Molecule: Glycine riboswitch aptamer
Organism: soil metagenome
RNA sequence: CCGUGCGGGAGAGCACGUACCGAGCAGAGAGGUGCGUCGCCGAAGGAGCAACUCCUCCCCGGAAACUCUCAGGCACCAGGACCGCACGGG
Numbered sequence: 001c002c003g004u005g006c007g008g009g010a011g012a013g014c015a016c017g018u019a020c021c022g023a024g025c026a027g028a029g030a031g032g033u034g035c036g037u038c039g040c041c042g043a044a045g046g047a048g049c050a051a052c053u054c055c056u057c058c059c060c061g062g063a064a065a066c067u068c069u070c071a072g073g074c075a076c077c078a079g080g081a082c083c084g085c086a087c088g089g090g
Base pairs, nucleotide, nucleotide: 001089002088003087004086005085006084007083008082013038015037016036017035018034019033020032021031039074040073041072045070046068047067048066052062053061
């Protein structure tokens, strides 16, 4: 430095329309998925500026939790930068 396991881990519409699935049948309701529509979030990833860093200096290089929202996300679940512990590899 990388990976694995466990624990902690924020933000933002449980939005609207439509189709499908499913539910003994019909009707109604809830849920899930695809497509479309705006609104919104930033802590997977990506990109940009740049404090800073490297150097005698300049250039080159590295570089954020800042910025942009391409991607991703907006009840639960899942994901999640980052932190702690344990293990393995280089």